[in-house]
């Protein structure tokens, strides 16, 4: 990049320069001169690249799939807040002869993002 495919309720931050905006958009909602956003330096943090390793399963005698452990040297990534929430569908509860419609709090899917690893 109108492309696939996985995962995003878990983890991890300090110091220099610098000076006002930051959270992807929209509405919230919040961070922030007790110092955003950007650069740089150390540091961590995870386990995508990443078992031809161990286990348990399954198809089935060929190696293959799925799960689960598992290792950190390099490649990226990430180190307020579930992706900070929500937005569309469908549901369930309050809740009510029936229905709808609204409002709170849940469920489940999706769409948007964001990262990986491929593709182009």
């Nucleotide at each position: 990049u109108a492309c696939u495919u996985a995962u995003c309720c878990a983890g991890a931050a300090a110091g220099a320069c610098u000076g006002a905006g930051g959270g992807a958009a929209a509405g919230g909602c919040c961070c922030u001169g007790c110092g955003a956003a950007g650069u740089c330096u150390u540091a961590g943090c995870a386990a995508c690249c990443u078992a031809u390793g161990c286990c348990a399963g399954c198809u089935u005698u060929a190696a293959g799939c799925u799960g689960g452990u598992g290792a950190a040297a390099g490649g990226u990534g990430c180190u307020a807040a579930u992706u900070c929430c929500u937005g569309c569908u469908c549901u369930u509860g309050u809740a009510c002869a029936u229905a709808a419609a609204c409002a709170c709090a849940g469920g489940a899917g999706g769409a948007a993002g964001a990262u990986a690893a491929g593709a182009u």
This is a predicted structure of a 120-nucleotide RNA (SAM riboswitch aptamer (S box leader)) from Mucilaginibacter sp. Bleaf8. Model confidence (mean pLDDT): 77 of 100. It was read from a public genome assembly, where an Rfam model found it.